[in-house]
RNA sequence: CAGGGUAGCUCAGUGGUAGAGCAGAGGACUCAUAAGCCUUUGGUCGCGAGUUCGAAUCUCGCCCUUGCC
Repeated sequence: CAGGGUAGCUCAGUGGUAGAGCAGAGGACUCAUAAGCCUUUGGUCGCGAGUUCGAAUCUCGCCCUUGCC
């Protein structure tokens, strides 16, 4: 100087009240297990402040992390 920080993990979401996959729980199926199928739980959106009717999103500061000089 640049990128990133969002569910247990990997990541979407670029102003209008946050989602997917995997994982977890339950169901059905099966002699039983696994796989696949159906349903479902789970979030101070790194922290603080500002702008706005409204902020994960825009602005400022700080923290952590990756890369480059």